[in-house]
Context: one part of a larger RNA
RNA sequence: UGACGGGGGCCCGCACAAGCAGCGGAGCAUGUGGUUUAUUCGACGCAACGCGAAGAACCUUACCAGGUCUUGACAUCCAGUUAAAGCAUAUGAAAGUAUGUGUCUCUUCGGAGGAACUGAGACAGGUGGUGCAUGGUUGUCGUCAGCUCGUGUCGUGAGAUGUUGGGUUAAGUCCCGCAACGAGCGCAACCCUUGCGAUUGGUUGCUAACAGGUAAAGCUGAGAACUCCAAUAGGACUGCCGGGGACAACUCGGAGGAAGGUGGGGACGACGUCAAAUCAUCAUGCCCCUUAUGACCUGGGCUACACACGUGCUACAAUGGCCACUACAAAGAGGAGCGAAUCCGUAAGGAGGAGCAGAUCUGAGAAAAGUGGUCCCAGUUCAGAUUGUGGGCUGCAACCCGCCCACAUGAAGUCGGAGUUGCUAGUAAUCGCGGAUCAGCAUGCCGCGGUGAAUACGUUCCCGGGCCUUGUACA
Numbered sequence: 001u002g003a004c005g006g007g008g009g010c011c012c013g014c015a016c017a018a019g020c021a022g023c024g025g026a027g028c029a030u031g032u033g034g035u036u037u038a039u040u041c042g043a044c045g046c047a048a049c050g051c052g053a054a055g056a057a058c059c060u061u062a063c064c065a066g067g068u069c070u071u072g073a074c075a076u077c078c079a080g081u082u083a084a085a086g087c088a089u090a091u092g093a094a095a096g097u098a099u100g101u102g103u104c105u106c107u108u109c110g111g112a113g114g115a116a117c118u119g120a121g122a123c124a125g126g127u128g129g130u131g132c133a134u135g136g137u138u139g140u141c142g143u144c145a146g147c148u149c150g151u152g153u154c155g156u157g158a159g160a161u162g163u164u165g166g167g168u169u170a171a172g173u174c175c176c177g178c179a180a181c182g183a184g185c186g187c188a189a190c191c192c193u194u195g196c197g198a199u200u201g202g203u204u205g206c207u208a209a210c211a212g213g214u215a216a217a218g219c220u221g222a223g224a225a226c227u228c229c230a231a232u233a234g235g236a237c238u239g240c241c242g243g244g245g246a247c248a249a250c251u252c253g254g255a256g257g258a259a260g261g262u263g264g265g266g267a268c269g270a271c272g273u274c275a276a277a278u279c280a281u282c283a284u285g286c287c288c289c290u291u292a293u294g295a296c297c298u299g300g301g302c303u304a305c306a307c308a309c310g311u312g313c314u315a316c317a318a319u320g321g322c323c324a325c326u327a328c329a330a331a332g333a334g335g336a337g338c339g340a341a342u343c344c345g346u347a348a349g350g351a352g353g354a355g356c357a358g359a360u361c362u363g364a365g366a367a368a369a370g371u372g373g374u375c376c377c378a379g380u381u382c383a384g385a386u387u388g389u390g391g392g393c394u395g396c397a398a399c400c401c402g403c404c405c406a407c408a409u410g411a412a413g414u415c416g417g418a419g420u421u422g423c424u425a426g427u428a429a430u431c432g433c434g435g436a437u438c439a440g441c442a443u444g445c446c447g448c449g450g451u452g453a454a455u456a457c458g459u460u461c462c463c464g465g466g467c468c469u470u471g472u473a474c475a
Stems, first nucleotide, its partner, number of pairs: 001475002003472003007469007015459002019423005026314008034305002041052002063300007072123001076122002078119005086101006104113003125289002128287003134283002136278003139274001141272001146185006152161003165176003191266004196234001198232005206223002210221003237260001240254005316416001320375006333362002337356002342351003382413001387408007429451007
């Protein structure tokens, strides 16, 4: 100087408390441990475990078994030869092997160009090892308020001071004081989005007035008011008033205002810590393999199942289930795509093909909510696992191992021990919708809107963190 303390003081955070909804019990989905013949590899307290994987039937695929290749599946160089590709036949599980057919462009006819095959070797190749040799990227403490430097001063020196102190703040934010005076990286602001009106512009969006028109309809003429779209500038600064305060910083209350003291949300992560993670995104040193640790193919495996754990979904019901009728979104997607009307089918789906590279067309019906009816507290008209049968779709191909529909079947489960998680407002809870990946496959992930709470006295305690101080046999 740090680090640590079941030392002290001050302060903060859904850290506790006050509340709401869960998890831990059940069934299923998914990841992990274990077991197992391959069950590929990595990730392991917080910060591994719906994680890499935004999608394992083949492919992917790195694993296993078998069948094959050896200048090689891929790149460059040399020599020679010829076309190669494609098509057909035989064989084979396929990869492939053999045979037949086939035959490029330019030309000064010497040849040249790209292409394939053969041969020799230089070499290729490796998702083989080392993340404790590395780059790059990422997590975490933590959006915590800190981390440093120059000059000066003090100290023999390590170092200190500044950065401590009095206030204040979300903040080393600002004010005052001070042997310090300044500065840098962080904080904040500048960026995006959302909330307000104004100006400009009106098509594919809109419809107040006028006219036409319909079963209805901005449907048509028309309009530029309104909504909306999207560009511009504005608006909020403790600016104004009052109280407190050191006449400061600031803080409390009020006015006006769409918004008030950082308005809400996002992007943005200082010096560093964990020899944290990644050699399997990629790059890369060294080591290792080289008729194999490289390459191709078929089949299997990654989907196994005594069990244990994590994360979710669905429930246990009446604030509910079922039936009928009936409203109101936002955001995003679409050309090898989205696919309407109409018809067929109980349905999944099929036929069909209008329109749309989209404010125009399509998917598209939002659902919870509302209105009416039914059930009457029961393992039920709750719940839906499991299983049987019949079908549909994608795809060479659904046996291992996909999704969906119909009928039948109708398991556990009556609110969950010790313990434990999230959340402070348009939040929690609850309801549906979309997208990426993708032939097909979503309870996961990333977004979107609808309905919409309760509670916070307070900081004694648990956890984490910041500043000052004290002790130390630690560095």
This is a predicted structure of a 475-nucleotide part of an RNA (small-subunit ribosomal RNA, 3' major domain) from a metagenome. It matches the Rfam family "Bacterial small subunit ribosomal RNA". Gene Ontology terms of the family: structural constituent of ribosome and ribosome. The RNAcentral record of the full RNA draws on SILVA.